A computed fold for a 72-nucleotide RNA from Microbacterium sp. zg-B96, annotated as transfer RNA. The sequence is in RNAcentral, with records from ENA and MGnify. Model confidence (mean pLDDT): 84 of 100. It matches the Rfam family "tRNA". Gene Ontology term of the family: triplet codon-amino acid adaptor activity. RNAcentral records the identical sequence in 12 taxa.
RNA sequence: GGCCGGUUGGCGCAGCGGUAGCGCAGCUCCUUUACACGGAGAAGGUCACCAGUUCGAUCCUGGUACCGGCCA
Numbered sequence: 001g002g003c004c005g006g007u008u009g010g011c012g013c014a015g016c017g018g019u020a021g022c023g024c025a026g027c028u029c030c031u032u033u034a035c036a037c038g039g040a041g042a043a044g045g046u047c048a049c050c051a052g053u054u055c056g057a058u059c060c061u062g063g064u065a066c067c068g069g070c071c072a
Base pairs, nucleotide, nucleotide: 001071002070003069004068005067006066007065010024011023012022013021018055027041028040029039030038048064049063050062051061052060
């Protein structure tokens, strides 16, 4: 330098055009003398960034950045 894959809440991952969800963690309540376990609930995300296509983009296209792999 070329090619391929990845980037989504604190962490691990889904979601492949129609206003983003799960598990764990954290918070509140119930339960307990108390803790843990268990149950209930709420909160938490500019979907890496910049453009484009579209009525509408996490999703499609181009570019940039970072991470990983292959080739040279």